[in-house]
RNA sequence: AGAGUUUGAUCCUGGCUCAGGGUGAACGCUGGCGGCGCGCUUAAUGCAUGCAAGUCGAGCGUACCUCGACGGUUUCGACUGUUGAGGGAAGCGGCAGACGGCUGAGUAACGCGUGAGUAACCUGCCCUCCGGUGGGGUAUAGCCUCGAGAAAUUGGGGAUAAUCCCGCAUACGAUCCUCAUUCCUUGGUUUGAGGAUGAAAGCCUUCGGGUGCCGGGGGAGGGGCUCGCGUCCUAUCAGGUAGUUGGUGAGGUAACGGCUCACCAAGCCGAUGACGGGUAGCUGGUCUGAGAGGACGACCAGCCAGAGGGGGACUGAGACACGGCCCCCACUCCUACGGGAGGCAGCAGCAGGGAAUUUUGGGCAAUGGGCGAAAGCCUGACCCAGCGACGUCGCGUGGGGGAUGAAGGCCUUAGGGCUGUAAACCCCUUUUCCAGGGGAAGAGGAAGGACGGUACCUUGGGAAUAAGCUCCGGCUAACUACGUGCCAGCAGCCGCGGUAAUACGUAGGGAGCUAGCGUUACCCGGAAUUACUGGGCGUAAAGAGCGCGUAGGCGGCUGGAUAAGUCUCUUGUGAAAGCUCCCGGCUUAACUGGGAGAGGUCAAGGGAUACUGUUCGGCUCGAGGGCAGUAGAGGAAGGCGGAAUUCCCGGUGUAGCGGUGAAAUGCGUAGAUAUCGGGAGGAACACCAGUGGCGAAAGCGGCCUUCUGGGCUGUGCCUGACGCUGAGGCGCGAGAGCGUGGGGAGCAAACUGGAUUAGAUACCCAGGUAGUUCACGCCCUAAACGAUGGAUGCUAGGUAUUGGGGGUAUCGACCCCCCCUGUGCCGCAGCUAACGCGAUAAGCAUCCCGCCUGGGGACUACGGCCGCAAGGCUAAAACUCAAAUGAAUUGACGGGGGCCCGCACAAGCGGUGGAGCGUGUGGUUUAAUUCGAUGCUAAGCGAAGAACCUUACCUGGGCUUGACAUGUUUGUGGUAGGAACCCGAAAGGGUGACGACCCCGGGGUAACUCGGGGAGCUUUCACAGGUGCUGCAUGGUUGUCGUCAGCUCGUGCCGUGAGGUGUUGGGUUAAGUCCCGCAACGAGCGCAACCCUUGUCCUAUGUUGCCAGCACGUCAUGGUGGGGACUCAUAGGAGACCGCCGAGGACAACUCGGAGGAAGGUGGGGACGACGUCAAAUCAUCAUGCCCCUUAUGUUCAGGGCUGCACGCAUGCUACAAUGGUCGGUACAACGGGUCGCGAUCUCGCGAGAGUGAGCCAAUCCCCCAAAGCCGGCCUCAGUUCGGAUUGGAGUCUGCAACUCGACUCCAUGAAGUCGGAGUCGCUAGUAAUCGCAAAUCAGCAAAGUUGCGGUGAAUACGUUCUCGGGCUUUGUACACACCGCCCGUCACACCACGAAAGUAGGCAACGCCCGAAGUCAGUGGCCCAACUCUUUUGAGAGGGAGCUGCCGAAGGCGGGGUCUGUGAUUGGGGUGAAGUGGUAACAAGGUAACCAAGGGCAGC
Repeated sequence: AGAGUUUGAUCCUGGCUCAGGGUGAACGCUGGCGGCGCGCUUAAUGCAUGCAAGUCGAGCGUACCUCGACGGUUUCGACUGUUGAGGGAAGCGGCAGACGGCUGAGUAACGCGUGAGUAACCUGCCCUCCGGUGGGGUAUAGCCUCGAGAAAUUGGGGAUAAUCCCGCAUACGAUCCUCAUUCCUUGGUUUGAGGAUGAAAGCCUUCGGGUGCCGGGGGAGGGGCUCGCGUCCUAUCAGGUAGUUGGUGAGGUAACGGCUCACCAAGCCGAUGACGGGUAGCUGGUCUGAGAGGACGACCAGCCAGAGGGGGACUGAGACACGGCCCCCACUCCUACGGGAGGCAGCAGCAGGGAAUUUUGGGCAAUGGGCGAAAGCCUGACCCAGCGACGUCGCGUGGGGGAUGAAGGCCUUAGGGCUGUAAACCCCUUUUCCAGGGGAAGAGGAAGGACGGUACCUUGGGAAUAAGCUCCGGCUAACUACGUGCCAGCAGCCGCGGUAAUACGUAGGGAGCUAGCGUUACCCGGAAUUACUGGGCGUAAAGAGCGCGUAGGCGGCUGGAUAAGUCUCUUGUGAAAGCUCCCGGCUUAACUGGGAGAGGUCAAGGGAUACUGUUCGGCUCGAGGGCAGUAGAGGAAGGCGGAAUUCCCGGUGUAGCGGUGAAAUGCGUAGAUAUCGGGAGGAACACCAGUGGCGAAAGCGGCCUUCUGGGCUGUGCCUGACGCUGAGGCGCGAGAGCGUGGGGAGCAAACUGGAUUAGAUACCCAGGUAGUUCACGCCCUAAACGAUGGAUGCUAGGUAUUGGGGGUAUCGACCCCCCCUGUGCCGCAGCUAACGCGAUAAGCAUCCCGCCUGGGGACUACGGCCGCAAGGCUAAAACUCAAAUGAAUUGACGGGGGCCCGCACAAGCGGUGGAGCGUGUGGUUUAAUUCGAUGCUAAGCGAAGAACCUUACCUGGGCUUGACAUGUUUGUGGUAGGAACCCGAAAGGGUGACGACCCCGGGGUAACUCGGGGAGCUUUCACAGGUGCUGCAUGGUUGUCGUCAGCUCGUGCCGUGAGGUGUUGGGUUAAGUCCCGCAACGAGCGCAACCCUUGUCCUAUGUUGCCAGCACGUCAUGGUGGGGACUCAUAGGAGACCGCCGAGGACAACUCGGAGGAAGGUGGGGACGACGUCAAAUCAUCAUGCCCCUUAUGUUCAGGGCUGCACGCAUGCUACAAUGGUCGGUACAACGGGUCGCGAUCUCGCGAGAGUGAGCCAAUCCCCCAAAGCCGGCCUCAGUUCGGAUUGGAGUCUGCAACUCGACUCCAUGAAGUCGGAGUCGCUAGUAAUCGCAAAUCAGCAAAGUUGCGGUGAAUACGUUCUCGGGCUUUGUACACACCGCCCGUCACACCACGAAAGUAGGCAACGCCCGAAGUCAGUGGCCCAACUCUUUUGAGAGGGAGCUGCCGAAGGCGGGGUCUGUGAUUGGGGUGAAGUGGUAACAAGGUAACCAAGGGCAGC
């Protein structure tokens, strides 16, 4: 620091996603040790049990216990009285229970933070200073006694103490009142005088004193209150408020204050966001970030708030009090039913909730707290331990050597490679671990340590006790095999999986991190994706339709003052911890100690004055005004005019008019249309007219008059910054629409009819009502657009034009030059993603306003405001997608344009489509009808030959190392082979006479024999074999576009880039063929040429070919001698190049005409097929990966099938006849083939053919008579002397074999068919048409096919409008699988979220009324009362209390509203879904250009 993802590719915009860091976490797999931390985020839900706040006998009196002293009694055990000491339950009294600990419900607030104020205040314990502590009195608990009650608890009587309580005295510099004084200013301070008021307590003692107590001054620390500033979201919350705001007085408080009350006034708060709603404890800080920011507020620390929910006060220095009290409510427990008890958001712990959070541990040793004089007691604060990988830091699971690179596993091209020095093995070490020994610091003068027999030290043992998790398609480091087969599954985004998956699962291997690793959730980052730093708004989201103007923001030149902003210095503060730096302590680190720094829109003071502000002056250039001119469809009102349409009346006139692509509806003989005259009425104003004018926009167009707004030019006379913008607000605002009333010619939604169409509720036609028009009132929206807010200044030019002015010239108007204003075009710099903008900016700047933040949902819902309605303005969410978009590029496409070509059309000739038959194919049938080919580019195609074979198919019979190959193992001379025989359809199986060959060695003269090996056979294992699958795994080959003229590259140039240029342009060509031009210059693959063939000539050669001349011969024939002239054959050359002439053209390329020539403009034909397209065809020619079969999917045999037949299609043959048929006669080819062959001749047969077998391995012999043609005869228009299918009979030939299933011959039979609908095919010259011949395959033949050959031999082309295909160019595009594209809305089905809805259920906060607990306050107080006063006791008084009453008052009740949420029959639209239905709206001129606004109509079942 970026990356992936929209496209065929590109740039931009823009969202989504990822890589980083973090966490009080949870979940999955795994888990050795230690240190330091952290651990209910949910139910502020409910709690069993234990503990968490007591202490003081040096305040007090005692029960009781122990000890002692004295006395009494004595049964000598002891009892009892007084008194003393120690202990001490309970009690009185004091201090502390307001701290410490927990939690975050509430709270948007002076709650918190920060800085001030308090002259408006309080403060126990502590420190310091001054003074005092005299003398009395009365109760009461405990205790005793009598009661009530289940209990909790409680009543009566009696006795008693105090540092309990109460008078009295005294008292200051305390408090209050009055007067005066001083410095000050809310009630402050100093001083003086007078008056009034208010105190006390003792205890201990070593007798020195100590410690308490009371009054007062000061301090420290703590607190109360007040103020400035800061502190979340929401305006779909815009108005709120009656103690409300202020005053006077009073009350109350420690204290100010409507804090409370009475009276008076009517204020107070609010777009700088009041009030309401939602959410939330705040902060130091934490996480992240470069920072600015953003998010968070666990642990630790400060503040606040709370203690089951709500209310209240008491005590006290302090509370409205977590472990205090009273009341109400809910809940739980006890109960004798009458009443009582309780509050873990203290520490443990339990239940519950939840994804989830620990021990009912030890100790007060340390730190701290309470009480106490102290010892000490208490302390779940705290210090420790336990549990949890929850986090973080550190350590370990061994180190070194070790190649035969072991085994195993995996992969493999089978060679090997990887795991891998990894292991084994050898040597070593001991952190951890186990066992033993020693053993702390933390602690003050002695003792006293929970942690802890811990840390640490030391000895011994032994590699021993210790590795996992995730990932490996790209982002993103890391690849193979197998399995699976759009299944199972993966996935953060893009996306993988449909038989070769680096993406699923497993394995091997690898990458990363490591006692952890992944996942999930959440936060920041990346995201400049809310943009202060740091974004935008012509077309991507985004300028309000336009103006006037309020608040606000901003504001010209110049001088003075001030010092608010601004700048600087100083002071204070910004707690500690944290953070950064430096230094130190634990072995290191985490952790921790010390020091320094940093941290603010903070406060106070001093200073500066450029700029901004404020204030006082001045100025004229901004702005406005005056004066003189001037153009204009600017606005409003009134009047006038002509043309045209329509209608009415009359005339002329007659059969049509009108309308369309073509028609029809319609009008017309009741007289239309046409034409002439007259009249009525409404609306709109031709020409002028113009990228001309005016207006803020909407908008404004005949002429005249009146009223009226604004602009421009000139002048530089006046004012003197008066300015710009403008949230709200107000006004204007096309069309459609609405209301009321007029008007209504034309046009014309709806509607009607006619056409069109598959339909046509449309487009076209004929009609036609609202409406369009006027007046008044509403509506308030538009693609209201320059898709461009307003204002000001600055920044090259050129050109056109409107209005005005100046200069020059002129008689004058023009022309020409200059200035201002408006409206356009081009263009530099600059800007822009590009397109483009470019002084009328989208450039460079300033000011102000509006608006945007992915697409859809949604110009929507709900709420609010406006409207008569229609509707408008404002404006979400759920859900869903990974895109949606802009500009430009290359293609492709267009029922877009231009140019050009092709048997593409046209012009012609002949076919096909109808018939019969042949062949192929679909379909169907079948045991099988083997397989493939399927628009053009399959279908007489693979197949240049299916009776068996072929043959791959079916049925049945056999074989299993196999029909065929290689290697290997075993056996083998009576071996291999094998006559003959048996079974059998054959294959095959069985028996089996006879019976070998080669090589080496030994023996033998030899015959022969012995041993070994080979071949062959047999047998075993590897393997063979497969026309089994996949042409969508492939090679090779082929078809097609297309023999179309195209397709590219290097360098350069242009463009951010895709890409362009070159290759476009002007000509020309069959051609990207060539020429010219040109930011291009060159080159390659194609084109052409080179090759073959054919057409002319020449040369050479001359057999088997030829025969002109010479000679011979024959019935005849190059038959013979001979010849090379000719034909021909073979080989080699020549020839054609726009070369020559003329014309055109640009002096070009080239084109046209002509001459010559066998041939003339690539002479004809062939071979030859660019980059590529169609996942085109072929795994069945062949080859080949993977998969599959292996006594079968291999192989063999027999028979059958591929030939089956209701039908459809394709391609042919033969015909339908007279340009013919038939009979007779007669003429002329070329290409080819032949020895298992072609076969002459002769004989036989009507014939197919048979017999015979000359010649020929071929320019020699044979196939081989070519046919159409020509000559002549008959037929005479008919289903025929046309046509030949079909069928019967008889034959021939091939072949083991013609039944299924061959061809041919003869006789007989004699079908359909009389020229073929829509449509469709071939062909431009030796072509079409027509005629026959040959060959391959082949025993024969389906051949009427195919490939070649020659014979005869035409017609037509004006031309490029149209059809099809193609090339170049341009244009549009929402297409790129590329128009066989894309895509829209309804309907049907499934699912999802949302809205409405009769209602229904609940929450929250208020309001009105009723009732009213506890309690404070007030009143009263007939009842009650020790202290003080009076009194002789009774008693009276003062004072107090219970009780009662009143105000307030929680909860509760009733009521009508508000607001939010849940649910709801039904209903509405929306979203999503692999192939549903019917249509075709949009994208091309999308076939009626589209879109915007508005109105209306219609709908599938």
Small-subunit ribosomal RNA from an uncultured bacterium, 1501 nucleotides, folded computationally. Its mean pLDDT, the model's own confidence on a scale to 100, is 84. The RNAcentral record of the sequence draws on ENA and SILVA. Its Rfam family is "Bacterial small subunit ribosomal RNA".